This is a predicted structure of a 350-nucleotide part of an RNA (small-subunit ribosomal RNA, central domain) from Trichopus zeylanicus subsp. travancoricus. RNAcentral holds the full RNA, with entries from SILVA. The organism belongs to Trichopus zeylanicus, within Eukaryota. The prediction has a mean pLDDT of 86.
Context: one part of a larger RNA
RNA sequence: UUGGGCAUAAAGCAUUUGUAGGUGUCUUUUGAAGUCCUCCAUCAAAUCCCAGGGCUCAACCCUGGACAAGCAGUUGAAACUACCAAGUUGGAGUAUAGUAGGGGCAAAGGGAAUUUCUAAUGGAAUGGUGAAAUGUGUAGAGAUCGGAAAGAACACCAACGGCAAAAGCACUCUUUUGGGCCGACACUAACACUGAGAGAUGAAAGCUAGGGGAGCAAAUGGGAUUAGAUACCACAGUAGUCCUAGCCAUAAAUGAUGGAUACUAGGCGCUAUGCGUAUCAACCCGUGCAGUGCUAUAGCUAACACAUUAAGUAUCCUGCCUGGGGAGUAUGUUCGCAAGAAUGAAACUC
Numbered sequence: 001u002u003g004g005g006c007a008u009a010a011a012g013c014a015u016u017u018g019u020a021g022g023u024g025u026c027u028u029u030u031g032a033a034g035u036c037c038u039c040c041a042u043c044a045a046a047u048c049c050c051a052g053g054g055c056u057c058a059a060c061c062c063u064g065g066a067c068a069a070g071c072a073g074u075u076g077a078a079a080c081u082a083c084c085a086a087g088u089u090g091g092a093g094u095a096u097a098g099u100a101g102g103g104g105c106a107a108a109g110g111g112a113a114u115u116u117c118u119a120a121u122g123g124a125a126u127g128g129u130g131a132a133a134u135g136u137g138u139a140g141a142g143a144u145c146g147g148a149a150a151g152a153a154c155a156c157c158a159a160c161g162g163c164a165a166a167a168g169c170a171c172u173c174u175u176u177u178g179g180g181c182c183g184a185c186a187c188u189a190a191c192a193c194u195g196a197g198a199g200a201u202g203a204a205a206g207c208u209a210g211g212g213g214a215g216c217a218a219a220u221g222g223g224a225u226u227a228g229a230u231a232c233c234a235c236a237g238u239a240g241u242c243c244u245a246g247c248c249a250u251a252a253a254u255g256a257u258g259g260a261u262a263c264u265a266g267g268c269g270c271u272a273u274g275c276g277u278a279u280c281a282a283c284c285c286g287u288g289c290a291g292u293g294c295u296a297u298a299g300c301u302a303a304c305a306c307a308u309u310a311a312g313u314a315u316c317c318u319g320c321c322u323g324g325g326g327a328g329u330a331u332g333u334u335c336g337c338a339a340g341a342a343u344g345a346a347a348c349u350c
Stems, first nucleotide, its partner, number of pairs: 004321003008303001012318001014201004021194003026087003033081002035077002039073001042070001049065006091191001092188003096183001098181002103177002106174001108172002110154001114150005120144002125136002162169002206247006215241002220236002223233001258317006266295006273288004299306001323350003332343004
């Protein structure tokens, strides 16, 4: 390399936009590049194959014949791929009437709780644990109650529910904005799918600068536990957590399952929407389409399981894998303020 694979054994990039490239609806036409056909030239000898002959046979040797992909020329064919031209509407998209939604950005508002401060009542404990102690408290704590301030998060509703490419998104209202779905009737006419490189987004932690700092809480301190206890428990507590601007680019970034299209029994839900029916608020019956779950047949699978949301049956494009360790290490390069990230071996060993 071929072959074989990628949910769990090694293996799907964290997600997406999209360049080159690859692949691509239906009908008619053009020409003949690919494709197929005819003829011709060539492809040394030996070898291989066929026929005959020579060594007693055979291996071996000799003579003759045949074969040939490929390449070049030539004569045709026109189904398929590509090309030319003209169309088509089922793929894709646009316009339009609706519709659901924690989709995004920005601004404003809200109450509960917590902590702190302050005023009052009151007078000895409180807090914490398996049990304690450190801690707080007569300089008046804890408890009850009035007032004020601050920051962060939004109980119930809440769901096996919704939206988003993924990360993710939930108090209320408003501006603005992206995407989806459904209906009828028009329009464009293959404009499509995938996508090396490239661009964009990307939880938490971390970094830089400036704010903010209630609660929680790495580090740290003293208290316990213990043989010890650099832990688990408890009392404090700083970075951080929050905001603004900019970096970082990683996660068990998971459905451990790349994207697109088509086909292949059912049953029971949920969400959104349309239609039919109806005794026309609701409830109830049937059904189309889209999304999202459970269960199950064929099939598939090493098994577990998957099963119209496939891990089934097929096609197209792309990424990745090739025994364990050494090792996601060394080295080089690129990126980064750094932390590090990306790319990524070998010796040796079993």